[in-house]
Context: one part of a larger RNA
């Protein structure tokens, strides 16, 4: 391998990764409230007590108990921040030879492209505004020979 040419977007198949999601289910944080072990700590009207003091009575002191402070687990209710699952759902990516048109590239056959509205199976169409990075043609200005 050059118009038998390139190429758009809808559906269709696979496959990959994501987004949304009533929910379910785990980590973790902090914080409010319940309750409150033991040990320290601080009170102390009762009990109980060998060593120190006293002749003794009884005092120091020591201990039990009780109360109080504080506080682990543990219970109750929310929140925060993170996984992981989940009907359904939403576009996106990839795939040699599917469907349906033929939007775009030569005026691409309705110039094309930009904003925006509205509308269509789909590439779109159509009204407004805009640009030329439009082809042809005729005129006008400059440039060059």
């Nucleotide at each position: 391998c050059a118009c038998c040419g390139c190429c758009c977007g809808u559906c269709a198949c696979a496959c990959c990764a994501u987004g949304g999601g009533a929910g379910c289910u785990g980590g973790u944080g902090a914080c409010g409230c319940c309750c409150u072990a033991a040990a320290u700590c601080g009170g102390u009207a009762u009990c109980c007590u060998a060593a120190c003091c006293g002749c003794a009575a009884g005092g120091a002191g020591g201990g039990a108990g009780c109360c109080g402070c504080c506080u682990a687990a543990g219970g109750c209710a929310g929140c925060g921040c993170u996984g992981g699952u989940g009907a359904c759902u939403g576009g996106g990516g990839u795939g040699a030879a599917g469907u349906c048109g033929u939007a775009a590239c030569a005026a691409g056959g309705u110039a094309g492209c930009c904003g925006u509205a509205c509308c269509g199976g789909a590439a779109g169409g159509u009204g407004c505004g805009g640009c030329u990075g439009g082809a042809u043609c005729a005129c006008c200005u400059c440039c060059u020979u």
Background:
Model confidence (mean pLDDT): 82 of 100. Small-subunit ribosomal RNA, 3' minor domain from a Candidatus Melainabacteria bacterium, 145 nucleotides, folded computationally. Taxonomically the source falls in Candidatus Melainabacteria (Bacteria, Bacillati). It was read from a public genome assembly. Its Rfam family is "Bacterial small subunit ribosomal RNA".